[in-house]
């Protein structure tokens, strides 16, 4: 060159058209206990915008739909298989 899969908070990784800007697990930051610590437990925890209320944002732009993280098109990264 081809062909398939895939992209989601700091990381991993669930979602499969609707009450999801988001569920669980690491990490990280507080805090309890200890003499210290490490372990358990509790609590906090994406990002921009705004005084707040909200509003936007699921790689990146475009379509479909009443509605899109989630269907389809085009770029881009990745991983895999084939020449």
């Nucleotide at each position: 060159g081809g062909a398939a899969g895939u992209g989601u908070g700091c990381c991993a990784g669930a979602g499969c058209g609707g009450u999801c800007g988001a569920a669980u697990g690491g990490a990280a930051c507080g805090g309890u206990c200890u003499u210290g610590a490490a372990a358990a437990c509790c609590g906090u925890c994406g990002a921009g915008g705004g005084a707040a209320a909200c509003c936007u944002c699921c790689c990146a732009g475009g379509g479909u739909u009443c509605a899109a993280a989630u269907c389809c098109c085009u770029g881009c990264g990745c991983u895999u298989c084939c020449g």